[in-house]
Context: one part of a larger RNA
RNA sequence: GGAUUAACGCUGGCGGUGUGUAUAAUACAUGCAAGUCGAGCGCCCUGCACUUUGUUUAUAACCUUUUGGGGUUGUAGGUAGAGUGCAGGGAGCGGCGGACGAGUGAGUAACGCGUUGGAACCUGCCCUAAACUCAGGGAUAGCCCACUGAAAAGUGGAUUAAUACCGGAUAGUCCCUACGGGGUAAAGAUUUAUCGGUUUAGGAGGGGCCUGCGUAGUAUCAGCUUGUUGGUGAGGUAAUGGCUUACCAAGGCUAUGACGUUUAGCUGGUCUGAGAGGAUGAUCAGCCACGAUGGGACUGAGACACGGCCCAUACUCCUACGGGAGGCAGCAGUAAGGAAUCUUCCGCAAUGGGCGAAAGCCUGACGGAGCAACACCGCGUGAUCGACGAAGCCCCUUGGGGUGUAAAGGUCUUUUCUGAAGGAAUAAUUCUGAAUGUACUUCAGGAAUAAGCACCGGCUAACUACGUGCCAGCAGCCGCGGUAAUACGUAGGGUGCAAGCGUUAUCC
Numbered sequence: 001g002g003a004u005u006a007a008c009g010c011u012g013g014c015g016g017u018g019u020g021u022a023u024a025a026u027a028c029a030u031g032c033a034a035g036u037c038g039a040g041c042g043c044c045c046u047g048c049a050c051u052u053u054g055u056u057u058a059u060a061a062c063c064u065u066u067u068g069g070g071g072u073u074g075u076a077g078g079u080a081g082a083g084u085g086c087a088g089g090g091a092g093c094g095g096c097g098g099a100c101g102a103g104u105g106a107g108u109a110a111c112g113c114g115u116u117g118g119a120a121c122c123u124g125c126c127c128u129a130a131a132c133u134c135a136g137g138g139a140u141a142g143c144c145c146a147c148u149g150a151a152a153a154g155u156g157g158a159u160u161a162a163u164a165c166c167g168g169a170u171a172g173u174c175c176c177u178a179c180g181g182g183g184u185a186a187a188g189a190u191u192u193a194u195c196g197g198u199u200u201a202g203g204a205g206g207g208g209c210c211u212g213c214g215u216a217g218u219a220u221c222a223g224c225u226u227g228u229u230g231g232u233g234a235g236g237u238a239a240u241g242g243c244u245u246a247c248c249a250a251g252g253c254u255a256u257g258a259c260g261u262u263u264a265g266c267u268g269g270u271c272u273g274a275g276a277g278g279a280u281g282a283u284c285a286g287c288c289a290c291g292a293u294g295g296g297a298c299u300g301a302g303a304c305a306c307g308g309c310c311c312a313u314a315c316u317c318c319u320a321c322g323g324g325a326g327g328c329a330g331c332a333g334u335a336a337g338g339a340a341u342c343u344u345c346c347g348c349a350a351u352g353g354g355c356g357a358a359a360g361c362c363u364g365a366c367g368g369a370g371c372a373a374c375a376c377c378g379c380g381u382g383a384u385c386g387a388c389g390a391a392g393c394c395c396c397u398u399g400g401g402g403u404g405u406a407a408a409g410g411u412c413u414u415u416u417c418u419g420a421a422g423g424a425a426u427a428a429u430u431c432u433g434a435a436u437g438u439a440c441u442u443c444a445g446g447a448a449u450a451a452g453c454a455c456c457g458g459c460u461a462a463c464u465a466c467g468u469g470c471c472a473g474c475a476g477c478c479g480c481g482g483u484a485a486u487a488c489g490u491a492g493g494g495u496g497c498a499a500g501c502g503u504u505a506u507c508c
Stems, first nucleotide, its partner, number of pairs: 001508004006504005013379006019372002021337001026335003030332003035096003040093002043090022103290003112215004117210002121207003126203008134168001136166002144157005174183003188195002216262003223253003228250008265287004269280004292313005315326004343369001345368003351365001352363004382412004392403004417445006426435001452497005457478003463492005473480002
């Protein structure tokens, strides 16, 4: 000198773009962050319309009667029930998605990451091609009944549906094979135009695995290893493999640093530097790991699963003491720690994601607004004329000098500011704009609303007076201060930078 996720002191006008718990992977009140599909399925509730059954009121016609009255049919209305259709709501079965997106960096010195090759693999949704989609069955949730429990929840009975489940048929390029043969599939829906289902092959994208090389400190860590190193058989996996196991052999690694220990997520990048290099890994992007701590599997194309399950532990909460509930390293927010880091905001309008045929629903991803000079960039705080030069203040040899064209005053302008009016793009294609009456434009007003901070002994740009008297104090280094201090404090003046300036910390 440059840089910073900075903090602190003094000061502070505006805009744009970014950034914002680096500490306790500490504990969390509250709300929201993952749902969706009725074009897979049965059921319950509510409303409306229509049809129908019973009952009842009024009434018309007809029949009957003995004057009351009675009967049949029809019309209008009330009421109870059933059915159909439409709309809305509810839980449930079923499908797809909750393995993405979002967060964090604790662990990890490792095929974890980066890069280069490879073979023994898997792949939902999507694309291409071929073939098929036949005929059946038994259950179950829910609803209902009964019971237990404070609750969370659970037990029994009866009953019902499906694109849920099951066996049968069919069979090819599919699987197994001793090549004789054996085995495995499907699901329907509806507005009739589609959407689906099954099998096989290929693709795309994604993922698992192996490998050469590279990727910290420490020898005040020198020896380490028994599934250890290799082989055979078996098991296991989607797949290779000591991945696991039985047997056999005794190997394998190591001063080119094994093993131990300390530290650490890695990279693209970022900062610095002429470069080589050094330092670093915030934001953004790729990969990895983790989800209170430790362990485990289930489901599934995919997890050993942040807002799924089970067990254990610690902690917190509820309890009728028998037993239950929970996991912000999601977005806000709270407490604590700390020098220190924001709103319990708006919207799905855009982009993207999930579900759906679609309409659409959901989306704290995202788009925006809010707070913070935290950073970078840009703009302004006026321009011009104006005295041998007001006043005040400072210095003085008392003559004067400085502040200083600075002010006042004259003329002008309106970036900003205030008020008023208009007013987008963002949505290429019907509708749809949170931001937003925002950006921007026009008009009016009036210099109006806007300057500080550090320094002035040398390094290092910038000096005098007074106060103080080795005191008070300064200080990055050298060093100043003990009676004329350009070094302390104040004032005037000056220098530098400027909405900032200085200090501290860290890196080059």
Molecule: small-subunit ribosomal RNA, 5' domain
Organism: Patescibacteria group bacterium